[in-house]
RNA sequence: UUCGAAAAAGGCAAACCCGUCGCAAGGCGGGGACGCAAAGCUAACGGGUCCGCCCGUAUCGGGCGGAUGGCUGGGCUGCCGAAG
Numbered sequence: 001u002u003c004g005a006a007a008a009a010g011g012c013a014a015a016c017c018c019g020u021c022g023c024a025a026g027g028c029g030g031g032g033a034c035g036c037a038a039a040g041c042u043a044a045c046g047g048g049u050c051c052g053c054c055c056g057u058a059u060c061g062g063g064c065g066g067a068u069g070g071c072u073g074g075g076c077u078g079c080c081g082a083a084g
Stems, first nucleotide, its partner, number of pairs: 001083004011036002016031006034070001040076003045073003048068009
C1' cells in the first nucleotide's frame, strides 16, 4: 500500500421486550442477537428515505426545522490477519 479466505485478541448489536425522553420520525439505558471488517466518527460535504410545522387549487409541489452513519457516495480515524 492492497485485500478480508481462514484463524485469533476481541468489538458492535437488528427485530422484539422493559424503563425513560420526544408532538412525531426517533434518541438514551437495560435485556436480547438479525446481522456487521469499519454496524467507529462526520447529517455545518452531497444524494435518498422518514417526521413535524407553514404556504400553495392539494393522494401533489414548495419552504423551514428535525430524524436516520444498521440507506448510500465522499471525508477522517482505527483492531486483527494475509499478500506485496